[in-house]
RNA sequence: CCCGGGUGAACGCUGGCCCCAGGGCUUGUACAGCCUGGAGCGGGAGGAAAGUCCGAGCUCCACAGGGCAGGGUGCUGGUUAACAACCAGUCGGCGCGAGUCGCAGGACAGUGCCACAGAAAACAAACCGCCCCGGGGAAGUGCCCGGGGUAAGGGUGAAACGGUGCGGUAAGAGCGCACCGCGUCCAGGGUGACUUGGACGGCACGGCAAACCCCACCUGGAGCAAGAGCCAAUAGGGAGGCGCCCGUCCCGCGAGGGACGGGCCGGGGUGCCCGCCCCGAUGCCUCCGGGUCGCUCGCUGAGGAGGUUCCCGGGUAACCGGGACCCUAGAGGAAUGUUCGCCGCGCGGCAGAGGCUUGCUGCGGACAGAACUCGGCUUACAGGGCCAC
Numbered sequence: 001c002c003c004g005g006g007u008g009a010a011c012g013c014u015g016g017c018c019c020c021a022g023g024g025c026u027u028g029u030a031c032a033g034c035c036u037g038g039a040g041c042g043g044g045a046g047g048a049a050a051g052u053c054c055g056a057g058c059u060c061c062a063c064a065g066g067g068c069a070g071g072g073u074g075c076u077g078g079u080u081a082a083c084a085a086c087c088a089g090u091c092g093g094c095g096c097g098a099g100u101c102g103c104a105g106g107a108c109a110g111u112g113c114c115a116c117a118g119a120a121a122a123c124a125a126a127c128c129g130c131c132c133c134g135g136g137g138a139a140g141u142g143c144c145c146g147g148g149g150u151a152a153g154g155g156u157g158a159a160a161c162g163g164u165g166c167g168g169u170a171a172g173a174g175c176g177c178a179c180c181g182c183g184u185c186c187a188g189g190g191u192g193a194c195u196u197g198g199a200c201g202g203c204a205c206g207g208c209a210a211a212c213c214c215c216a217c218c219u220g221g222a223g224c225a226a227g228a229g230c231c232a233a234u235a236g237g238g239a240g241g242c243g244c245c246c247g248u249c250c251c252g253c254g255a256g257g258g259a260c261g262g263g264c265c266g267g268g269g270u271g272c273c274c275g276c277c278c279c280g281a282u283g284c285c286u287c288c289g290g291g292u293c294g295c296u297c298g299c300u301g302a303g304g305a306g307g308u309u310c311c312c313g314g315g316u317a318a319c320c321g322g323g324a325c326c327c328u329a330g331a332g333g334a335a336u337g338u339u340c341g342c343c344g345c346g347c348g349g350c351a352g353a354g355g356c357u358u359g360c361u362g363c364g365g366a367c368a369g370a371a372c373u374c375g376g377c378u379u380a381c382a383g384g385g386c387c388a389c
Stems, first nucleotide, its partner, number of pairs: 001385003005343007013044002016041002019038005025033001046367001050378002053376005058223004065274004070219005075089005090104001091102004105214002110212002112208003127154002129150008162180006181203001182201008227297004237288006243264009265280005303328002306326002309324006345364007
């Protein structure tokens, strides 16, 4: 990585197509539609159908723009409808190795934390120690007091202000030197993350961001229990809120009414704000309460981000383009099953064979079940086979 039983028969279930028979409903009749039964043809669970961890298609808000909040990702490049997936790399950790893992941007924007132990946990510090000077004692040193120097040795800790070695020093220390590390600059390679080399410089400016945060990029919300339609029923229940101004036109004797446009106000539009849109009294909005919780569609026939099975071309690869061929259940409390025979696989026993292996018999076969669809990830899996290192 692949398979995870094959085949035949009998009985049985279910969708579709087509035919036959019967029944009632609608209709003037017929057709058509609906229900029941029968015959024929064809189809009928997965690599994970699981988890619901991501992403989308699709539906609605809704005509859907901008911003904020919130959320996601976090090395580089590529692939993809998209993704936190996949491919190829870079750096780092682990491994003898094939490989494997990733808590992989920023600690000089700011805030915060580093318990206990320890002398000391960030521009720190002397517990034990090491060295020098002075005094006392001793009379070669060992002990005590005071002053000065030190951070190499020991101790504490997850971590102690570069590491190893040599020299040097009173004893030590980058004090000096070599290499490593670090910083600055330059050159070469690479699309890039980065990398190789050189020069100069004794050079310290810990850790934690899977702490808050900053930076970069992405991002409306809710979800098939979405949503659309029909029928029926209830309590066509109860409470509350909401219109003014100006202009034009029409009707009218007039009072006044209607339409259109503009301004302001009120309400609504799946986080909030703005814009925009809709409504403004036979209308709209909010709250409380009640009823239906039925049927049809969505829901699977032709379209598909289908299948890498095969071929051609491009690419390291993921994958992309083209051609051929193939596949595609549709329930509505929920179908796809049971039995028998043979073959095959695994284990055991008995017998035979001895170049290849054969016969008989007993037992056993994993994880597991579509519900709108698809691309990933994660988890489960008896047994068998293949490939690479």
The RNA shown here (Bacterial RNase P class A) has 389 nucleotides and comes from a soil metagenome. The coordinates come from a structure-prediction model, not an experiment, and the mean pLDDT is 76.